[in-house]
RNA sequence: GCCCUGGUGCUGAAACUGGCAGACAGGCACGUCUCAGAAGCGUGUGCCGCAAGGCGUGGAGGUUCAAGUCCUCUCCAGGGCA
Numbered sequence: 001g002c003c004c005u006g007g008u009g010c011u012g013a014a015a016c017u018g019g020c021a022g023a024c025a026g027g028c029a030c031g032u033c034u035c036a037g038a039a040g041c042g043u044g045u046g047c048c049g050c051a052a053g054g055c056g057u058g059g060a061g062g063u064u065c066a067a068g069u070c071c072u073c074u075c076c077a078g079g080g081c082a
Base pairs, nucleotide, nucleotide: 001081002080003079004078005077006076007075010026011025012024019065027045028044029043030042031041032040046055047054048053058074059073060072061071062070
C1' cells in the first nucleotide's frame, strides 16, 4: 500500500429482507421476604426535559416516506496479502 471483519446503554450482546433501537443476560437502584444478612421474588434502569416532546447505533455527509442496516469520506480495533 491493497483486501476482509468489527465499533450499538454501565457490561456482554440482539435487531432476519431497510419498517417500534437496545430483546435476552449480567450489573446497579428501589421494594418484598428475614431477628439480620445472603439467596429468591417484584418493579425500574440510554441522554435532555416539570411535562408535552426531542435526541441517540465511533465521526461527517448522502439515498429513502423510513437507515444500526444501503452509498461516499473518515477515525479506531482485529485479521489476511504483498
Model confidence (mean pLDDT): 80 of 100. This is a predicted structure of an 82-nucleotide RNA (transfer RNA) from Candidatus Multiplicimicrobium inquinatum. It matches the Rfam family "tRNA". By type it is a transfer RNA.